[in-house]
Molecule: SAM riboswitch aptamer (S box leader)
Organism: Anoxybacillus tepidamans PS2
RNA sequence: UUCUUAUCAAGAGAAGCGGAGGGAACUGGCCCAGUGAAGCUUCAGCAACCAGCCGGUAUCGGUCAGGUGCUAAAUCCAGCGAAUUGGUUUCGGUCAAUUCGAAAGAUAAGAA
Numbered sequence: 001u002u003c004u005u006a007u008c009a010a011g012a013g014a015a016g017c018g019g020a021g022g023g024a025a026c027u028g029g030c031c032c033a034g035u036g037a038a039g040c041u042u043c044a045g046c047a048a049c050c051a052g053c054c055g056g057u058a059u060c061g062g063u064c065a066g067g068u069g070c071u072a073a074a075u076c077c078a079g080c081g082a083a084u085u086g087g088u089u090u091c092g093g094u095c096a097a098u099u100c101g102a103a104a105g106a107u108a109a110g111a112a
Base pairs, nucleotide, nucleotide: 001112002111003110004109005108006107007106008105013043014042015041016040017039021032022031023030026079027078028077029076044071045070046069049067050066052063053062054061055060075104080101081100082099083098084097085096086095087094088093
């Protein structure tokens, strides 16, 4: 880097350095930021995917915190498709809201 599987509306921030951007990318929104962004370091915390341990035996429950991960906002929201409802219509559509799915992304585990 690619593939497979699972999860993604819960949860959890301070300090030091730094000095203007950041919320993955593009577009459109909406936000955060000199009352200090990104990044780095230290400490703290959250969660429980994997490993360990205990029990069960159709794959679950509990426990621990070793390997990861995470600590503004739903993965911040939308974009593609479908359904429903409503507005509008020159009956082809079009707009809005809601819901579901896809795509993309993130994380974990496994594989190449």